[in-house]
RNA sequence: AUCCCAAUAGCUCAGCUGGACAGAGCACGGCGCUACGAACGCCGGGGUCCCCGGUUCGAAUCCGGGUUGGGGUG
Numbered sequence: 001a002u003c004c005c006a007a008u009a010g011c012u013c014a015g016c017u018g019g020a021c022a023g024a025g026c027a028c029g030g031c032g033c034u035a036c037g038a039a040c041g042c043c044g045g046g047g048u049c050c051c052c053g054g055u056u057c058g059a060a061u062c063c064g065g066g067u068u069g070g071g072g073u074g
Stems, first nucleotide, its partner, number of pairs: 001073007010026004019057001028044005050066005
């Protein structure tokens, strides 16, 4: 330099055939249980879906350009 892949909650990730409130586990907060904890059960908070623009009635999802990380080739 060029090509490919990834970026979604504090962390690890799913969702990517465009449509119903954007989800799971862990973590965190509350309650129950307990002599007190842990474990377990119930409930809850938390996200401009990396950024900018475009297409569309509608975009996490499609298109273009960036940024960051990883990998291939020279």
Background:
Transfer RNA from Umezawaea sp. Da 62-37, 74 nucleotides, folded computationally. The RNAcentral record of the sequence draws on ENA and Rfam. Its Rfam family is "tRNA". Its family is annotated with triplet codon-amino acid adaptor activity in the Gene Ontology. The organism belongs to Umezawaea, within Bacteria. The same sequence occurs in records of 2 taxa.